[in-house]
Predicted 3D model of a 477-nucleotide part of an RNA (small-subunit ribosomal RNA, 3' major domain) from an uncultured delta proteobacterium. The coordinates come from a structure-prediction model, not an experiment, and the mean pLDDT is 85. It matches the Rfam family "Bacterial small subunit ribosomal RNA".

Context: one part of a larger RNA
RNA sequence: UGACGGGGGCCCGCACAAGCGGUGGAGCAUGUGGUUCAAUUCGACGCAACGCGAAGAACCUUACCUGGACUUGACAUCCGCUGACAGUCCUGGAAACAGGGUUUUCUCCGCAAGGGGACAGCGAGACAGGUGCUGCAUGGCUGUCGUCAGCUCGUGUCGUGAGAUGUUGGGUUAAGUCCCGCAACGAGCGCAACCCUCAUCCUUAGUUACCAUCAUUGAGUUGGGGACUCUAAGGAAACUGCCCCGGUUAACGGGGAGGAAGGUGGGGAUGACGUCAAGUCCUCAUGGCCUUUAUGUCCAGGGCCACACACGUGCUACAAUGGGCGGUACAAAGGGUUGCAAUCUCGCAAGAGGGAGCUAAUCCCAAAAAGCCGCUCUCAGUUCAGAUUGGAGUCUGCAACCCGACUCCAUGAAGGCGGAAUCGCUAGUAAUCGCGGAUCAGCAUGCCGCGGUGAAUACGUUCCCGGGCCUUGUACA
Repeated sequence: UGACGGGGGCCCGCACAAGCGGUGGAGCAUGUGGUUCAAUUCGACGCAACGCGAAGAACCUUACCUGGACUUGACAUCCGCUGACAGUCCUGGAAACAGGGUUUUCUCCGCAAGGGGACAGCGAGACAGGUGCUGCAUGGCUGUCGUCAGCUCGUGUCGUGAGAUGUUGGGUUAAGUCCCGCAACGAGCGCAACCCUCAUCCUUAGUUACCAUCAUUGAGUUGGGGACUCUAAGGAAACUGCCCCGGUUAACGGGGAGGAAGGUGGGGAUGACGUCAAGUCCUCAUGGCCUUUAUGUCCAGGGCCACACACGUGCUACAAUGGGCGGUACAAAGGGUUGCAAUCUCGCAAGAGGGAGCUAAUCCCAAAAAGCCGCUCUCAGUUCAGAUUGGAGUCUGCAACCCGACUCCAUGAAGGCGGAAUCGCUAGUAAUCGCGGAUCAGCAUGCCGCGGUGAAUACGUUCCCGGGCCUUGUACA
């Protein structure tokens, strides 16, 4: 100087408390451990691994296993020789591929000879290749403490020196934020602001959006309008600016006015010096090592989907604030030409036929759901719950056996609110309800977004956990 303390002081945080809803029990989905297996590819392991890499394993992906093949190679550059290549048919084969037949004969310069280029085949070797090892050789990127308020430097001063001071102290703040004081005076990286978005108003603009007034229609449908909504570009607005009180006349705090918004207005992006030899050599890049008729490459099939069990994360429930049936209302944000697909017809349905319109504020996906209005069920393993299984189908795709999703009929398991323990959340939040998107041929209870309905509680900081500053002890560095 740090680190640590079941030392002290001060102060924060859904840290506790106060509340609301869960997890832990059940069934299923998914990840992991374990076990099994020819293989169940690999990585990730307290917080910060475990619906994680994977925004989508039937083939492919794919890295694993079994078998069949290739050896200048699936891919790149260079040399020589030959020729367009591609397509198509036959034989063998699971295919890769091997053998044979057939059709065709690239392009530029040049009169031609010939030369160049691209592509393909053969040959030789330099080399290619490796998701092989080392994240404890690395770059880059990322997680975490933590959006915590800290981390430092120059000069000066003090100390023999390590170092100290500044950065401590008194107040204050979300903040090393600001004020005052002070052997310090300044400065940098962080904080804040500048950026995006939401909330109010104004201006400009008025189609595909809108419709108050005037006509018109089944309908903003058409004429018309430029008010309103909205769209999207520019601006205004919030600064403790004003008033009162407290405070040291300060910083600031409390209350009030006005205002759409008030003291950081809500949300986002933004992550200092560093810590964890944290994670990643399987995104990529890269040193070293290893491999080179194989640890490379191609192909078929299988596996990654196994199942006594254990854990994590979720979904659905256990019902009446509910289930079923009928009627009826109101979103936002997105996506669509290899696409989204209306009206119509068929089918109980999944879906099929057909195809208007739409490169989309125009057309479509599209029905929002919870809600509201009726009818029914009456506390029961039930008209709750839907696992499992049988049968029949639909769709995607070369192909749904291993191993897809969905529909209909039948079947109708556990489950009566969950031990110890444990998680999230402070407001348009929790809870609850549906909608969209990425990936994607198909496949979503996961992920990323969107809106609808919409709470309860916070006395307080003694305690648990994490963190910041000062101080103290130390046989630690």